Source information
The RNA shown here (c-di-GMP-I riboswitch aptamer) has 87 nucleotides and comes from Paenibacillus hemerocallicola. It matches the Rfam family "c-di-GMP-I riboswitch aptamer". Its family is annotated with cyclic-di-GMP binding in the Gene Ontology.
[in-house]
RNA sequence: AGUCGAUAAAGGCAAACUUGUCGAAAGACAAGGACGCAAAGCUACAGACCUAAUGGUCGGCAGACCGAUGGUGGCUGAGUUGCCGAA
Numbered sequence: 001a002g003u004c005g006a007u008a009a010a011g012g013c014a015a016a017c018u019u020g021u022c023g024a025a026a027g028a029c030a031a032g033g034a035c036g037c038a039a040a041g042c043u044a045c046a047g048a049c050c051u052a053a054u055g056g057u058c059g060g061c062a063g064a065c066c067g068a069u070g071g072u073g074g075c076u077g078a079g080u081u082g083c084c085g086a087a
Base pairs, nucleotide, nucleotide: 004085005084012037013036017032018031019030020029021028022027035074041080042079043078045077046076047075048072049071050070055066056065057064058063
C1' cells in the first nucleotide's frame, strides 16, 4: 500500500414516527427522534421498484389504461472518495 472487517479506539450517519415547508404524487428539505448501517459518504450510467403531472387511447359522464421528462444511492450492480488497523 492492497485485500479484509474485530466484543478494539475515535467518531459518523439516521429508518419508522411527529411538526413545518415544497410538490399533482412518489418523494425532498429542516427540527425532533433512533430501526439500523463499515461507506446508510457522493454520483441516476445499467437494471429494478415507486408515482402518473403535461400528454395519448377508450368512455355519454364518472372514470379506466398507457406513459417518465419526476423519484428511490437506506433496492442491486457500477464509478469515485474516505476513518481505524486485530485476525